[in-house]
RNA sequence: ACCGUUGUAGCUCAACGAGUUAGAGCACCCGCCUUAUAAGUGGGAGGUUUCUGGUGCAAGUCCAGACAACGGUA
Numbered sequence: 001a002c003c004g005u006u007g008u009a010g011c012u013c014a015a016c017g018a019g020u021u022a023g024a025g026c027a028c029c030c031g032c033c034u035u036a037u038a039a040g041u042g043g044g045a046g047g048u049u050u051c052u053g054g055u056g057c058a059a060g061u062c063c064a065g066a067c068a069a070c071g072g073u074a
Base pairs, nucleotide, nucleotide: 001073002072003071004070005069006068007067010026011025012024013023019057028044029043030042031041032040050066051065052064053063054062
């Protein structure tokens, strides 16, 4: 330099043939339980889906570019 894959909550991941309000586990916060802690259990908060643009009634999802991570070729 070129090619490919990936980018969603603090972390690990769903959501895919575009279609209801983007969800789950762990972590975090508040209860219940306990003499207390842990464990268990009920609830809560937390997201500009990397950025910019395009297509479309509608985009996390499709297209283009940029950025980042990983891998490959020379």